[in-house]
RNA sequence: GAACGAACGCUGGCGGCGUGCUUAAUACAUGCAAGUCGAACGAGAAUUUCCGGCUUCGGUCGGAAUAGUAAAGUGGCGAACGGGUGAGUAGCACGUGGAUAAUCUUCCCCUGAAUCCGGGAUAAUCUUUCGAAAGGAAGUCUAAUACCAGAUAACACUAUCGGGUGACAUCACCUGAUAGUCAAAGACGGAGCAAUCUGCCGUUGAGGGAUGAGUCCGCGCCCCAUUAGCUGGUUGGUAGGGUAAUGGCCUACCAAGGCGACGAUGGGUAGCCGGCCUGAGAGGGCGACCGGCCACACUGGGACUGAGAUACGGCCCAGACUCCUACGGGAGGCAGCAGUAAGGAAUAUUGCGCAAUGGACGAAAGUCUGACGCAGCAACGCCGCGUGAGUGAUGAAGAUCUUUGGAUCGUAAAGCUCUUUCAGUGGGGAAGAAAAGUAUGACGAGUAACUGCGUUGUGCCUGACGGUACUCACAGAAGAAGUCCCGGCUAACUCCGUGCCAGCAGCCGCGGUAAUACGGGGGGGACGAGCGUUGUUCGGAUUUACUGGGCGUAAAGGGCGCGUAGGCGGACUUUCAAGUCGGAAGUGAAAACCGGAGGCUUAACCUCAGCUUGCUUUCGAUACUGUCAGUCUUGAGUACAGAAGAGGAAAGCGGAAUUCCAGGUGUAGCGGUGAAAUGCGUAGAUAUCUGGGAAGAACACCAGUAGCGAAGGGCGGCUUUCUGGUCUGAUACUGACGCUAAAGCGCGAAGGGCUAGGGGAGCAAACAGGAUUAGAUACCCUGGGUAGUCCUAGCGGUAAACGAUGGGUACUAGGUGUCGGGGGUAUCGACCCCCUCGGUGCCGAAGUUAACGCAUUAAGUACCCCGCCUGGGGAGUACGACCGCAAGGUUGAAACUCAAAGAAAUUGACGGGGGCCCGCACAAGCGGUGGAGUAUGUGGUUUAAUUCGAGGCAACGCGAAGAACCUUACCUGGGCUUGACAUGUUUGAGACCGCUGGUGAAAGCCAGCUUUCCCUUCGGGGACUCUUGCACAGGUGCUGCAUGGCUGUCGUCAGCUCGUGCCGUGAGGUGUUGGGUUAAGUCCCGCAACGAGCGCAACCCUUGUCCAUAGUUGCCAUCAGGUAACGCUGGGGACUCUAUGGAGACUGCCGGUGAUAAGCUGGAGGAAGGUAGGGACGACGUCAAGUCAUCAUGGCCCUUAUGUCCAGGGCUACACACGUACUACAAUGGCCGGUACAGAAGGAUGCAAGAUCGCGAGAUGGAGCCAACCCUUAAAACCGGCCUCAGUUCAGAUUGAAGUCUGCAACUCGACUUCAUGAAGGUGGAAUCGCUAGUAAUCGCGAAUCAGCAGGUCGCGGUGAAUACGUUCCCGGGCCUUGUACACACCGCCCGUCAAGCCACGGAAGUUGGGAGCACCCGAAGUCGUUUACCUAACCGCAAGGAAGGUGACGCCUAAGGUGAAACCGAUGACUGGGGC
Repeated sequence: GAACGAACGCUGGCGGCGUGCUUAAUACAUGCAAGUCGAACGAGAAUUUCCGGCUUCGGUCGGAAUAGUAAAGUGGCGAACGGGUGAGUAGCACGUGGAUAAUCUUCCCCUGAAUCCGGGAUAAUCUUUCGAAAGGAAGUCUAAUACCAGAUAACACUAUCGGGUGACAUCACCUGAUAGUCAAAGACGGAGCAAUCUGCCGUUGAGGGAUGAGUCCGCGCCCCAUUAGCUGGUUGGUAGGGUAAUGGCCUACCAAGGCGACGAUGGGUAGCCGGCCUGAGAGGGCGACCGGCCACACUGGGACUGAGAUACGGCCCAGACUCCUACGGGAGGCAGCAGUAAGGAAUAUUGCGCAAUGGACGAAAGUCUGACGCAGCAACGCCGCGUGAGUGAUGAAGAUCUUUGGAUCGUAAAGCUCUUUCAGUGGGGAAGAAAAGUAUGACGAGUAACUGCGUUGUGCCUGACGGUACUCACAGAAGAAGUCCCGGCUAACUCCGUGCCAGCAGCCGCGGUAAUACGGGGGGGACGAGCGUUGUUCGGAUUUACUGGGCGUAAAGGGCGCGUAGGCGGACUUUCAAGUCGGAAGUGAAAACCGGAGGCUUAACCUCAGCUUGCUUUCGAUACUGUCAGUCUUGAGUACAGAAGAGGAAAGCGGAAUUCCAGGUGUAGCGGUGAAAUGCGUAGAUAUCUGGGAAGAACACCAGUAGCGAAGGGCGGCUUUCUGGUCUGAUACUGACGCUAAAGCGCGAAGGGCUAGGGGAGCAAACAGGAUUAGAUACCCUGGGUAGUCCUAGCGGUAAACGAUGGGUACUAGGUGUCGGGGGUAUCGACCCCCUCGGUGCCGAAGUUAACGCAUUAAGUACCCCGCCUGGGGAGUACGACCGCAAGGUUGAAACUCAAAGAAAUUGACGGGGGCCCGCACAAGCGGUGGAGUAUGUGGUUUAAUUCGAGGCAACGCGAAGAACCUUACCUGGGCUUGACAUGUUUGAGACCGCUGGUGAAAGCCAGCUUUCCCUUCGGGGACUCUUGCACAGGUGCUGCAUGGCUGUCGUCAGCUCGUGCCGUGAGGUGUUGGGUUAAGUCCCGCAACGAGCGCAACCCUUGUCCAUAGUUGCCAUCAGGUAACGCUGGGGACUCUAUGGAGACUGCCGGUGAUAAGCUGGAGGAAGGUAGGGACGACGUCAAGUCAUCAUGGCCCUUAUGUCCAGGGCUACACACGUACUACAAUGGCCGGUACAGAAGGAUGCAAGAUCGCGAGAUGGAGCCAACCCUUAAAACCGGCCUCAGUUCAGAUUGAAGUCUGCAACUCGACUUCAUGAAGGUGGAAUCGCUAGUAAUCGCGAAUCAGCAGGUCGCGGUGAAUACGUUCCCGGGCCUUGUACACACCGCCCGUCAAGCCACGGAAGUUGGGAGCACCCGAAGUCGUUUACCUAACCGCAAGGAAGGUGACGCCUAAGGUGAAACCGAUGACUGGGGC
């Protein structure tokens, strides 16, 4: 996608044609579904009416009509058809094609013949009688087309004897003779006085046809081999029986066969086919409706009747069930049509009619017909039609969205102009009907003639559907649209709600606060009286591959060989014609499909004529395959001559080593490991010596991608014997003898395992000890050690048994090694060189491959044969079977579960992988942190609140460059509500401003006073303030995971990319890798790359040198003046300095080195040398890094509060933990005194000197300074003195008291000062940080913030070191390479046990059920057989009796039932086992 006998959800206007219990072959109430014939036969009502008789007037009797009717009976035909269902059946059941020479066939058709003569019964009826009923019994009549005897009869049948023809085994056909056997029925018409004749129907026998049926055969026809052997009437024969007929169909006897890997037997499932659905086809699935065949009729068995049945609406028996019953006994069978119950997701009316078609009966009329024709119900399916058409822009209203402008629904609606299908109402109104019949004509055959018969004409009669189809008129757009979807696949997008919730989902997957995926709205898409969902089948799926796949690494080559069946097979000639090809014929039912034509208005639907891969028969062809026969040598093999080899088996021999034993020498250790210990050793080890001894096992060097072998890494000392295969050469021979290989047989590694017996040196599972470790049932060690390893004889049968590559044959470039053989050339010879055959390697072309790779030793191109694969897990498991002593092996599932598992390659990332290289990364050093006290930040805790943020590095003296109020965002309380703030607008008032009082903590509230700006057309307007209302303000409320901006970090690491080209199927690669070099992807060289960009570097600032210019507030060498002193003054520009501009450094020069390069190294010169020092500057990106509380901003939230104002409190809490600092622990120090030298920065609400006061903080006061001028004394250092190792003259916490300053205000909660107090602390565990030079360390100074508050931060200068061997290691990083099962990328992934839950499965003492079979017992009905019993009309007989029949009895067979043993298949089972989620 298509389809459906469908179901479910929502919805539903009409018509046509179809279809409708797929489940319980479950049970059925009720009605109907098979009868008919009086022209086969006998008999024959009731009822009602009329007439008559009688009457007690109630009736009764007789007759006629009803009526020869109804019902019943005898008889005939039918009931074996039609209709239903699919349980059984894997079968000659079905399909197809044949056979019947092995058969039957009522009714029908044709041909010819006959239908004679007799007889005895019986039902109905009637009488009696039994029974509840169903149903009988006895007696008495009677008929037939019922029954029976006899006659006749052959072209029929049987037997015997012939003849002929044809053949296909048994035989068939034609024909002759003899003998024997078998028949019947009449009815209704016509003519006739009758006899009799005649018509038609029927009856009988014979032949033929048609139809139907039986039987047999070839071929086809589902799954399981975890079903491999099955079979006793079994297979065949002879004889008999039986049948319509062949036959073990049945019986007796004889023989021992028959079937099976080409799948018997067993198990499961199933009606088969035409066809239907799907598919390009080949196929696959199905077997509803329609049609053919089969089977069945409550379950099982059985026969009867009949032409036909082993009989759906017949019988008998058994069983289960239901019903009736008087309990004695009876009745029943919807898988016919309706209908009911039940089951189920689910399937219709207890309708009309025989008008048509068909059937039964009948001479016919006709009767019967739930077959059938119609109608009803159901959108169940297919098909058709409609729900309106045109016009209509203020683009209406409304809704939705919105960037607020608008957009969309949308010509859609309304409005206007039309139309009227369908439905509705009212009229008209078919076809389907023609036969038969009947009435009446005509013609014909026949008859003596007529009726009758055949053909034909005319009239009459017959419609369930149905007043239906169709048609006309009427009215009015009037009555008629939904369903699903809108993340991708897949056509169709937005808003709101929700917030991993609710939910969706076919797969992938959506949903955790901006969801095109959930729910709703709007809009859109698809289909449309339907639309979706579910289920099922096919398709896509070349995903079972015949068409049309694969197996080196994705699933897949058997471990290897030998070899049976089978499959396949060299060259030439011939035969046949099986395969193959062609022609013809038969069949291939109809329907269906397909193309054509036609009929319903169209279509669906229907009709007509075509077409039809197959099977069979026959004729022909002979290339190929096959077959027959013959020949050949190239495949294969044999013989001969050589050759190599760890090929196999057995026996023997050898030396080295190890261990043990013996002896000697010798002394304290040996041994072992990362380090040790156990162990051995003073009882003498280890070591060493002896051509000492013993034992077992293995064979160094040679030794080699060398050799041999079928394989297994199987074979390795030497010799002998036996033995297999291979290669080469040249001839001869055989003549296709070949290849492969299910089954089968054999071989088959191991320090693996088993059995028995040996052997045992070394090694060594288990075991023991020592270590390691958190543990260590391991890795390591032991001069501990048993099986085992070795041998003999067996078993076992598996390995990553691998080239992960089955065997064979042929073909398709080469190059280069090596082993074995041969040849050529050359040579004295050997080598070298060339050619060739056979092995074994490497590289590589074409080709191939998903890629990797393979590539004459194919994974290339082809053919033949075998094995194997079909998503992952479950699982190579379970069960079963086979093998094994066992261990175990071989074969080998399913439930359940997942959406993947996997291969190759790519880019990254990672590695306790490799190579190269950097960095205060380590190392070498110096000083710290971690211990103390305090400060500060954080966590935690506490609290009304302790506002919020920051969280490894890269949060934690961070935001905060400074919380007493403010800040302030937090808490408590008091207030306000257009608001503290902005804009617009409405009402009223007023200039604004300012002032007073009350209350209050303040904010605020209340009351009052004062005040009249500008313009003017004099109406008013404007600005501003207050007030009122409306829009709105406001929010440090949430989301940094919606964002902008800014920032941190890797990292100042050297990287990150692009264009074009080239390579690759592609991801991607190349460039960017490589060789050097650098701080650097810096530069050079090379190169399928060539170029380019962002980064690096440079350009910028600063420091260091010099020059020029300029000299004030800076400077002072020289000159002059002056002071107690001082550039203080004149003056000067020299110097310093200031601040502008320049110069200078570029590997520029030289040597060496390097590749002649880039560069490196040394040197010169220079203030400075290889980036001179420092700064600014931060590539592509990473961390959903940080910040919504700087700011901005989407969305959400609050709106008399989450906004805003105020007071007080809190952010300062304190058991504790961490970070960062300060101060110390002291003598390189502390204290006291003296004395010297900076830089940078700031200063008007400011910095503030001298002076005075105060011990001091400071105060008073104010010179000077808008600044090279003043603030402004640097400190360490240096000089001198005291202290002398102590909790101190160290250290300063804490506390008390008294003060100073700032500020409205220092209580919570500031800094500082003085006096007093004088805690811990004696250099700091594990661990850890910074720093490579003007650096660390140490010393002070300044600034921002700021009323005040620094131990913090940012700057400034002073003093001023040590060390770097080096890159093994730790951390971080860069490049190349390698492995990878990682890709939120090793903080990854992931294995197993255990714990909890759920699920399916296996085992299990058992329990329970099922089907099939076996043995035995019993044995209904019934056929057949037997029969001494009983009964009996027809015939025979004078009779007795017989024949024949029946009943009964007996026998065989046998359904159901019972018993027993065993097997199989299910269900269930305490417990148990593993598995999945």